Predicted 3D model of a 506-nucleotide part of an RNA (small-subunit ribosomal RNA, 5' domain) from an uncultured bacterium.
RNAcentral holds the full RNA, with entries from ENA and SILVA.
It matches the Rfam family "Bacterial small subunit ribosomal RNA". Rfam links the family to the GO terms structural constituent of ribosome and ribosome.

Context: one part of a larger RNA
Parts: sequence; C1' cells; structure tokens
RNA sequence: GAACGAACGCUGGUGGCGUGUCUUAUACAUGCAAGUCGAGCGGUGCAGCAAUGCAUAGCGGCGAACGGGUGAGUAACGCGUAAGCAAUCUGCCCCAUGCCCGGGAAUAGCCGUGCCAACGCGCGGGUAAUACCGGAUAUAGUGGCUCCCUGCAUAGGGAGUUGACGAAAGAUUUAUCGGCAUGGGAUGAGCUUGCGUCCGAUUAGCUAGUUGGCGGGGCAACGGCCCACCAAGGCGACGAUCGGUAGCCGGCCUGAGAGGGUGAUCGGCCACAUUGGGACUGAGAUACGGCCCAGACUCCUACGGGAGGCAGCAGUAGGGAAUAUUGCACAAUGGGGGAAACCCUGAUGCAGCAACGCCACGUGUGGGAAGAAGCAUUUCGGUGUGUAAACCACUGUCGUGAGGGAAUAAGGCUAUUUUUCGGAGUAGUUGAAUGUACCUCGAGAGGAAGCACCGGCAAACUUCGUGCCAGCAGCCGCGGUAAUACGAGGGGUGCAAGCGUUGUUC
Repeated sequence: GAACGAACGCUGGUGGCGUGUCUUAUACAUGCAAGUCGAGCGGUGCAGCAAUGCAUAGCGGCGAACGGGUGAGUAACGCGUAAGCAAUCUGCCCCAUGCCCGGGAAUAGCCGUGCCAACGCGCGGGUAAUACCGGAUAUAGUGGCUCCCUGCAUAGGGAGUUGACGAAAGAUUUAUCGGCAUGGGAUGAGCUUGCGUCCGAUUAGCUAGUUGGCGGGGCAACGGCCCACCAAGGCGACGAUCGGUAGCCGGCCUGAGAGGGUGAUCGGCCACAUUGGGACUGAGAUACGGCCCAGACUCCUACGGGAGGCAGCAGUAGGGAAUAUUGCACAAUGGGGGAAACCCUGAUGCAGCAACGCCACGUGUGGGAAGAAGCAUUUCGGUGUGUAAACCACUGUCGUGAGGGAAUAAGGCUAUUUUUCGGAGUAGUUGAAUGUACCUCGAGAGGAAGCACCGGCAAACUUCGUGCCAGCAGCCGCGGUAAUACGAGGGGUGCAAGCGUUGUUC
C1' cells in the first nucleotide's frame, strides 16, 4: 500500500447491487418446510326429484434418494486431473420391434364386539382394484451345445441349434393415457488405475485376513468383500507406522511475476443429520422432517407405559467482540403429482433489519469589502479566520405535496374463427413485489458533515494550561517553567457519509 463474512470508538442524508452466528456439530417453545392422483379401487358423507356433481378416511400408484442445511468426521482413490470397465447397474424420458389370453385366493376401509390414562391394540363377519398369486403364450431375453469373425489375457461380437427358465392392467369425456417383453439411446450412478494433495524423526520399524494362490459364497459388478485350505509373504529414510491439524476443488486475496495466504457468498464433488449400531423398501438410501435396537437428554403419564430430534425457513435461550423478520407470494423460474384444470413447494421470487461492503448522488450555484461583527493572535501598527458570512441574483438533483403510471405474462382457461385434425389466429382473463420503478406539475436554499491528524518518518503552527506531574507513543522518542510531541482554543492538512483504532493475510 492492498484486502476482509469483520469488530470497537465518534459521526451519519439518499439510492442501486451484493453480503450478514467465522463462537457451543450447544439446547430448543411455536408455526410452516412433501405431497399429489376420484381418468386405478370399493365405500362413506353432502347437495339434488333424478341425471349427476362435490368432498374424501382407507387400499393402490408415483414422489418423498430431488430440492434445502452444516463442515463434526476424513490425510483418504476423499478431492483434483488424466485414463480404463472385454468387471457393471440405470425409475421417469426418447427411438424401434412385438405382445396385452384366461383364471384364483385374500385384505384394509365398512359392520359387530372387546381392551386401554394415552400412544394404540385385538376378535368375528363381509368387499374391490392398475394390490397379490397360479396357468397359457414367447424365432428376440437368460442358460446349454456347435460354427464363424475379431481381440488386449480373462474374452467380445455374430449365426445356427436345443427347448430348461422367464410377461402383462386396465381407465376414460373415444381422443388418448397407460401395462409387458426385448434391443438401442440419453441421463444418472458404481468400481479400478497413473500423477498431485499440510506439519512432526524429540514418531523407525509396521502388519495376521496381514500379502499372495486355489476353490467356493456373496454382489449390479471386480476384489480377502467374506469363508475353507495352502504358501510366507506385504509396507518402510523416495519416510511406512504413530501423533497433530484439516472437508477438497473451480476460485478469492496479495504480488511485476515467481510465489505466499485462503477455501464466506456462487458452482462441482465428498461427508454428516441428538450419539453409536442395524437392516427393510426401492431403479436408486449418509434414507435430515422413514423403521428397529442401545445410550444421553427433554416432555406426558392414571406409574402399567408412551412421545421427541431446527447442521430446513423464521424464531428463543446460551456462548461471544459480533451477525437479521416467528414477513408476502406461488405472479415469474424450477421441482413433485395429475390427461388436464389444478394442488403442493420457507426451493425460488420479493419485501423487512444492519454504512457490513462496493458503486452512484446530494448537502447548493454565481456575484459580493483592501475586507463587518465575533473569535484568535499581536512588535498594538496590524495580521488571520475571509468571498467566508450578511446582502443581491439564480437553480431545483435528493427529499416533500399533487397527478399520471409500467415492464417483468409466456402459458393455461373461456368465447370464437380456421384446419392438412398435429395445430394456428382473434378477443377476454391471470402480478407477491406495487400504486413500486418511472414521468409531469407546485412550493422551496429550505431537511442533509463529520472524523483523524499537524516533532521526524509524513501533507499540515501558533497561544494558553501543565511542570519527568497529568499524559502521549507505530518506530525514533516527547514532558523536570516559554513543550510546533501532553490538555484546550484559534488556525491548518488529509479523507469524506464516512473517518480512525484493533485483528488477520500478502
């Protein structure tokens, strides 16, 4: 000098865009943060004369593995980068081909009945499905056999054969939406490898599923991943092991660069969800707002037993130098469900608070005396403040009052026209922010300047007070009776809605 997620002191007009618990991964009152589908199903309730419509507890489907938070752990194929999988999986989506035949047994809701403080739990009866289970069908899939081609070793691809195994579901407004099998794509994920990735040797030896083989089990898949047997290996001064510290990166800060520091916001990856362990479901699970067990803690209890998990958004307490509203809206963007209308969405879009940061604007402009008053100083003549003020003439940014007033809206829906039946056109309707931004008009200099410094470094000087006292201080150093260095006044210098101080980095 530059920088900051800053804090503190004094001061403080406005706007735009950003940013805002760095500390106790401490404990949490309250509300909300993941639902949706009646065009899968049988019921029930309400309205209606009916047709039918509306609502929905339950069964069923999809979603809840995304989105959002945090950085505790982790020195690791965790991350970064470059490759590999002839060792793999992939719901929804796209393309192609083919298929959707015919049956069965239950169960919730419901009805009846019983237990219970509560959470909730039985028993009996009867019922539906795109729920569940057999059967049929299958030139393609899986498995066996034969042949051909290819390669990088296990092997990959293709053809033939065998017939062992393996499917399905319907709904409706008749237009579609679905279901099953196979192949391909896309997307997402899994695994493997080369290289890179902090400090300590006052840590020198470490290792028994340890290292490898054979055979098996398991997995989507390779593999000591697991198991039986066999061998005795494997790692290490090119730093193993142990200890400490730490999420990694794109980036960010600094610097001429090399480098050094850092990893807030935004983006990618990883890990975690009160602590530890476990599996289930599923295409997919670290399953934050799922389940089970154990621990700590909190709450309820009829003492028998139950309930809970903000490192989601707000908010509370605590810690701390220190960090915000228990706001509005789904209008937009995106996500989930649905044929759609639509519903849900503390993602998101906005608003609120804070000079926390950056940027921009204002606090007036011109004229005005050899120069008022006051104040300071003085060699008492004067000098400084100083064109500064007053005064005169203007301007009208921001603010204030009045009036007008957007864009962000595409789509969807309704009506209508047209159509090659896919669609297209016209009109109306849909905005949280918001009567906001912006525009016009009126009055009016009115409402808007401070902070640090002035011995040298380093721009800026005098008077008084004090008297090694009180104090200052980044370094050198000032102060013991004329202190440009302490305190105050006047004056000046530098920045300016900020200015200084402290902390940290270069």